The RNA shown here (c-di-AMP riboswitch aptamer (ydaO/yuaA leader)) has 124 nucleotides and comes from Svornostia abyssi.
Rfam family: c-di-AMP riboswitch aptamer (ydaO/yuaA leader). The family has 106 seed sequences and 7,607 matches in Rfam 15.1. About the family: This family represents a conserved RNA structure found upstream of the ydaO and yuaA genes in Bacillus subtilis and related genes in other bacteria.
The model forms 96% of the base pairs in the Rfam consensus.
The sequence was found by an Rfam model in a public genome assembly.
Lineage of the source: Bacteria > Bacillati > Thermoleophilia > Solirubrobacterales > Svornostia.
RNA sequence: GCCGACUCCCGGUGGCGCAGGACGGGGGAUCCGAUGGGCGCCUCGGCGCCCGGGGGCGAAUCCAGGCAGUGCCGCCUGGUAGCGCGGAGACCACCGCGCGAGCCCGUCAGCUAACCCCGUAGGC
Numbered sequence: 001g002c003c004g005a006c007u008c009c010c011g012g013u014g015g016c017g018c019a020g021g022a023c024g025g026g027g028g029a030u031c032c033g034a035u036g037g038g039c040g041c042c043u044c045g046g047c048g049c050c051c052g053g054g055g056g057c058g059a060a061u062c063c064a065g066g067c068a069g070u071g072c073c074g075c076c077u078g079g080u081a082g083c084g085c086g087g088a089g090a091c092c093a094c095c096g097c098g099c100g101a102g103c104c105c106g107u108c109a110g111c112u113a114a115c116c117c118c119g120u121a122g123g124c
Stems, first nucleotide, its partner, number of pairs: 001124003007021002010017002022120006032110001036051006053108001054105004062079006082099006
């Protein structure tokens, strides 16, 4: 100096910690939107069981080919939605250089006022 919400302030300090501010994330009415499949029962309003799931942070999604495998899973290559930095300049466009990961909830969460809960790390 850069990515990121990950900083400021207060007390003490050998290590550190609480609260607050700021920055960020999630849950959560009305209105609006949405309503998987199969089986059984039924008073035809509905009920029960089974299968499949679904969701969040983040730019990090999707496609093709190859190898192995021959149910899944895995590895490699090339692209791609999208993201970051620089030239250079506020936006768009141009050029160049990179990223295009990972983790979590646990059958449950659309939007959402009031309200409730959580983070303040890490990396180059």